[in-house]
c-di-AMP riboswitch aptamer (ydaO/yuaA leader) from Nocardioides sp. URHA0032, 171 nucleotides, folded computationally. Taxonomically the source falls in Nocardioides (Bacteria, Actinomycetota, Propionibacteriales, Nocardioidaceae). Rfam family: c-di-AMP riboswitch aptamer (ydaO/yuaA leader). Rfam's curators write: This family represents a conserved RNA structure found upstream of the ydaO and yuaA genes in Bacillus subtilis and related genes in other bacteria.
RNA sequence: GCGGCCACCGCGCUGAGUCUCGGACCGGUUCGCCGGCCCGGGAGCCGGGGAACCAACCGGUGGCCGUGCUCGGACGACCACCACUGGGGUGAAUCCUCCGCGAUGCGGAGGUAGGGCAAAUGUCGUGCCCGAAUCCGUCAGCUCACCCGGUAGGCGUACGACGUAACAAGG
Numbered sequence: 001g002c003g004g005c006c007a008c009c010g011c012g013c014u015g016a017g018u019c020u021c022g023g024a025c026c027g028g029u030u031c032g033c034c035g036g037c038c039c040g041g042g043a044g045c046c047g048g049g050g051a052a053c054c055a056a057c058c059g060g061u062g063g064c065c066g067u068g069c070u071c072g073g074a075c076g077a078c079c080a081c082c083a084c085u086g087g088g089g090u091g092a093a094u095c096c097u098c099c100g101c102g103a104u105g106c107g108g109a110g111g112u113a114g115g116g117c118a119a120a121u122g123u124c125g126u127g128c129c130c131g132a133a134u135c136c137g138u139c140a141g142c143u144c145a146c147c148c149g150g151u152a153g154g155c156g157u158a159c160g161a162c163g164u165a166a167c168a169a170g171g
Base pairs, nucleotide, nucleotide: 011156012155013154014153018043019042020041021040022039023038025036026035027034028033044151045150046149047148048147049146054141059082060081061080062079063078065076066075067074086139087136088135089134090133095111096110097109098108099107100106101105114130115129116128117127118126120164121163122162123161124160125159
């Protein structure tokens, strides 16, 4: 000097996933405490269930007839044919085309509804990304009261203009 490992500190991103109190355990200690993790309580934030009212509960296409008169439309009845087999939640994460396979799906490629970041914030521009996964178990619209649950995980960005705000320095 370089690399690896361990502990701790600061800032930032995604996300609801933060703060605090008590206790057990683990590690560190300058013996004051500090950090982690588990259990329990509180606050904040997030999600689900759950009345009335409202909504919904009746598949599609074609033909024919009817609805004061004409045309059209809409609606209703009848007939024929065709099609279909669970549903729901969290989340931005849906859907389409092509190829492959072990074929309700999975993998790959390209797109896409939608979503995120570029260090106060808004707009415009520019650029870079995500576009997953999983849960419930035949069951749930909304929803006052009421009931229940979660409070993780994973990471490392900083370009321009205009406007607004805030802060600092100086007077």